[in-house]
This is a predicted structure of a 106-nucleotide RNA (SAM riboswitch aptamer (S box leader)) from Oceanobacillus luteolus.
Rfam family: SAM riboswitch aptamer (S box leader). Rfam links the family to the GO term regulation of gene expression.
The sequence was found by an Rfam model in a public genome assembly.
């Protein structure tokens, strides 16, 4: 970096530094000098994989490695089908794609 597997409608913030962007891309909507990325501390969710434990097709435990702590992955995008329509569009499902984490290969 890829490939392959499985989740993603749940959960979970303060402070210090910093000095204007940010929420992967596109559009939207929206966060943000009542302090945005990033950086440091503490804290806190959370059973992915290891561990232990148990009453073992399975639960449990944050000890270990990773993640995570605005908004469903914030919606959206490609296609199909249903509504309903003032033909501009919009609502709802489902499938696919894009991402994001985990384990496993390569």
């Nucleotide at each position: 970096u890829u490939c392959u597997u499985a989740u993603c409608c749940a959960g979970a913030g303060a402070g210090g530094u910093g000095g204007a962007g940010g929420a992967a891309c596109c559009g939207g909507c929206c966060c943000u000098u009542u302090g945005a990325a990033g950086c440091c501390u503490c804290a806190g969710c959370a059973a992915c994989a290891g561990g232990c434990c148990u009453g073992u097709u399975a639960g449990g435990u944050a000890c270990u490695g990773u993640g995570c702590u605005a908004a469903u992955u914030c919606c959206u995008g490609c296609a199909a089908g249903c509504a309903a329509u003032u033909u501009g569009a919009u609502g709802c499902u489902u499938g696919c794609g894009a991402g994001a984490u985990a384990a496993g290969a390569a």